[in-house]
RNA sequence: GCCCGGAACCAAGCGCCAGAGCUGCCGUGCAGGGUAUGCUGACGAGGUGGAAGUGAUCGAACGUUCGGCGGAUGCUUCCCGCCCGGCUGGACACGCGGGCGAAGGUGUUUUUACAAACCCUGUGGGAAACCGCAGGUACAGAAGGAAACACAACAGUGUCU
Numbered sequence: 001g002c003c004c005g006g007a008a009c010c011a012a013g014c015g016c017c018a019g020a021g022c023u024g025c026c027g028u029g030c031a032g033g034g035u036a037u038g039c040u041g042a043c044g045a046g047g048u049g050g051a052a053g054u055g056a057u058c059g060a061a062c063g064u065u066c067g068g069c070g071g072a073u074g075c076u077u078c079c080c081g082c083c084c085g086g087c088u089g090g091a092c093a094c095g096c097g098g099g100c101g102a103a104g105g106u107g108u109u110u111u112u113a114c115a116a117a118c119c120c121u122g123u124g125g126g127a128a129a130c131c132g133c134a135g136g137u138a139c140a141g142a143a144g145g146a147a148a149c150a151c152a153a154c155a156g157u158g159u160c161u
Base pairs, nucleotide, nucleotide: 014070015069016068017067019066020040021039022038023036024035025034026033043059044058045057049079050078051077052076053075054074080101081100082099083098084097085096089161090160091159092158093157094156105151106150107149108148109147110146111145112144119136120135121134122133123132124131125130
């Protein structure tokens, strides 16, 4: 290295690596090169009803978080289920308007909460590139919470009272 068997692990900034960069060794006049199942290759927040499609949210940090492959909780359409609103003298169902996937309409403005890497200190592994662990300190935006304002349906049908 290959084959067989077994165990563990099994993620969603997640997994992978043929470009690229880097380290060791070999080789070389220089350059190019060879080699190692060598190293690097996304920091958290947020996020999954089903199917299909697709260019998949938010900020932090800036040497590669580059380039690429695969996947994916994003988005769009349809289906399923549900919620709110409108309609009614009143109630329910369908339809109507708007959403949601366990939430309770949408938009705008204001306001509010929240992170890790980074950095510093210590420490473990490796010959190295580099990979971890513990402690300390600081800083987001989106979704979310609160308030104000604005806005959609404002057609109807059936049944019951």
Predicted 3D model of a 161-nucleotide RNA (glmS glucosamine-6-phosphate activated ribozyme aptamer). The sequence was found by an Rfam model in a public genome assembly. The model forms 89% of the base pairs in the Rfam consensus. It matches the Rfam family "glmS glucosamine-6-phosphate activated ribozyme aptamer". It is annotated as a riboswitch. From the family's description: This entry contains a glucosamine-6-phosphate activated ribozyme that is found in the mRNA for GlmS. GlmS is an enzyme that uses fructose-6-phosphate and glutamine to generate glucosamine-6-phosphate. The ribozyme catalyses self cleavage of the glmS mRNA that is thought to regulate GlmS activity. The prediction has a mean pLDDT of 77.